This is a predicted structure of a 343-nucleotide RNA (Bacterial RNase P class A) from a Gammaproteobacteria bacterium. Rfam family: Bacterial RNase P class A. Rfam classes the family as a ribozyme. Rfam's curators write: Ribonuclease P (RNase P) is a ubiquitous endoribonuclease, found in archaea, bacteria and eukarya as well as chloroplasts and mitochondria. The sequence was found by an Rfam model in a public genome assembly. The organism belongs to Gammaproteobacteria, within Bacteria.
RNA sequence: GGAGUCGGCCGGGCAGUCGCCGGGAGCAAUCCCGGAGGAAAGUCCGGGCUUCAUUGGGCAGGGUGCCAGGUAACGCCUGGGGGGCGUGAGCCUACGGAAAGUGCCGCAGAAAAUAUACCGCCGGCCGUGAGGCCGGUAAGGGUGAAAUGGUGCGGUAAGAGCGCACCGCGCAGGUGGUAACACGUGCGGCAGGGUAAACCCCACCCGAAGCAAGACCGAAUAGGGGAACGAUUGCAGUGUGCCCACACGAGUUCCCGGGUAGGUCGCUCGAGGCGUGCGGUGACGUACGUCCCAGAUGAAUGGCUGCCCUCGACAGAACCCGGCUUACAGGCCGACUCCCUUU
Numbered sequence: 001g002g003a004g005u006c007g008g009c010c011g012g013g014c015a016g017u018c019g020c021c022g023g024g025a026g027c028a029a030u031c032c033c034g035g036a037g038g039a040a041a042g043u044c045c046g047g048g049c050u051u052c053a054u055u056g057g058g059c060a061g062g063g064u065g066c067c068a069g070g071u072a073a074c075g076c077c078u079g080g081g082g083g084g085c086g087u088g089a090g091c092c093u094a095c096g097g098a099a100a101g102u103g104c105c106g107c108a109g110a111a112a113a114u115a116u117a118c119c120g121c122c123g124g125c126c127g128u129g130a131g132g133c134c135g136g137u138a139a140g141g142g143u144g145a146a147a148u149g150g151u152g153c154g155g156u157a158a159g160a161g162c163g164c165a166c167c168g169c170g171c172a173g174g175u176g177g178u179a180a181c182a183c184g185u186g187c188g189g190c191a192g193g194g195u196a197a198a199c200c201c202c203a204c205c206c207g208a209a210g211c212a213a214g215a216c217c218g219a220a221u222a223g224g225g226g227a228a229c230g231a232u233u234g235c236a237g238u239g240u241g242c243c244c245a246c247a248c249g250a251g252u253u254c255c256c257g258g259g260u261a262g263g264u265c266g267c268u269c270g271a272g273g274c275g276u277g278c279g280g281u282g283a284c285g286u287a288c289g290u291c292c293c294a295g296a297u298g299a300a301u302g303g304c305u306g307c308c309c310u311c312g313a314c315a316g317a318a319c320c321c322g323g324c325u326u327a328c329a330g331g332c333c334g335a336c337u338c339c340c341u342u343u
Base pairs, nucleotide, nucleotide: 001339002338003337004336005335006334007333008332009331010330012308013307014306015305016304017303018302020035021034022033023032024031025030037314041325042324044323045322046321047320048319049210050209051208052207055245056244057243058242059241061206062205063204064203065202066080067079068078069077070076081095082093083092084091085090096201097200101199102198103195104194105193118141119140120137121136122135123134124133125132126131149167150166151165152164153163154162168190169188170187171186172185174183175182176181214265215264216263217262224256225255226254227253228252229251237248238247239246272291273290274289275288276287277286278285279284
């Protein structure tokens, strides 16, 4: 000097003038305080909160999937292990089980499971020769993503775990670690593989619906019409997936028509923010101190002027919180890796 990897921050500002929403003071005029995000987005997870249910059994359905921690909880986060990618800093991981069973592996190829011999190699016989027949073979070649352990040596007529060494595989056991797992030791020539983001098996978890939840006030209309089942014998109906038991139970359900759709609460003090100390590798926990930081409802923060500048991207709360995922112009900071050059 160049190229990268990881983490963090900002994401228009200042002044004047008029205006909007919430809160406070005041008799009023008026004054004071506050007022969209890092993703508010997606609605993908987990909860708080509200209502219904919660008595037992069986079946179904859904979710997660290495180990240990964190958390209110999670499919999230942190640390570690295995596997893969990268020279590296680092990144990804849908990572339980194929000896419980079923399915699938097209085409090509001799053959992809009841495994086999297309080309070839070796031996014997026949033949003038080309070549043919019989036996052995799976080391070499071909096909394919994958060919029945791999490499090397010996051996053989030619070969083959046929034998040996190492690797792989299986069994047994040892050391370290909380564990996932890692590293050794011994024995055995040794059963064809892959796929579960295929069905399935195993382990653990899961009640349902949702602020348009729910509560209260007020007003209006036609306390309208019809039908089915049932009415104390517990049989209609209810117990928010189904069945059985159990409990409740006198009305339940459906159709047509009419009226209202207004207001208040829920609605923002929280698993809250910030600072410091202590503990921990870390996520995080804990103690002390300090702060109050949007609550609209056809939907609030806008218009104008002047200046600065990175000349402005993605984009607007609607019950709240913890995450994940996606989008993002431009600018700033820190740590680490590789390459080139110079000293």